Annotation: Predicted 3D model of a 76-nucleotide RNA (transfer RNA) from a Planctomycetota bacterium. It matches the Rfam family "tRNA". It is annotated as a transfer RNA. About the family: Transfer RNA (tRNA) molecules are approximately 80 nucleotides in length. The organism belongs to Planctomycetota, within Bacteria. Model confidence (mean pLDDT): 82 of 100.
RNA sequence: GCUCCCGUAGCUCAAUCAGGAGAGCGCCAGCCUGACGUGCUGGAGGUCGGAGGUGCGAUCCCUCCCGGGGGCACCA
Numbered sequence: 001g002c003u004c005c006c007g008u009a010g011c012u013c014a015a016u017c018a019g020g021a022g023a024g025c026g027c028c029a030g031c032c033u034g035a036c037g038u039g040c041u042g043g044a045g046g047u048c049g050g051a052g053g054u055g056c057g058a059u060c061c062c063u064c065c066c067g068g069g070g071g072c073a074c075c076a
Base pairs, nucleotide, nucleotide: 001072002071003070004069005068006067007066010025011024012023013022019056027043028042029041030040031039049065050064051063052062053061
């Protein structure tokens, strides 16, 4: 330098054909308990990596950029 994959909640990850943004763990509150833990119930938490485009509508499609990883090439 070329190419492929990945980037979504604090962490690990889903999201089928473009139309509701979610799960587990963690965190907070309540219940339970003599107390803690377990358990049960509820809640908070998101620029869907960034910008632009297409479209009635974009996490999803297109372009560029940023970050991470793999492969290839170059290597006097």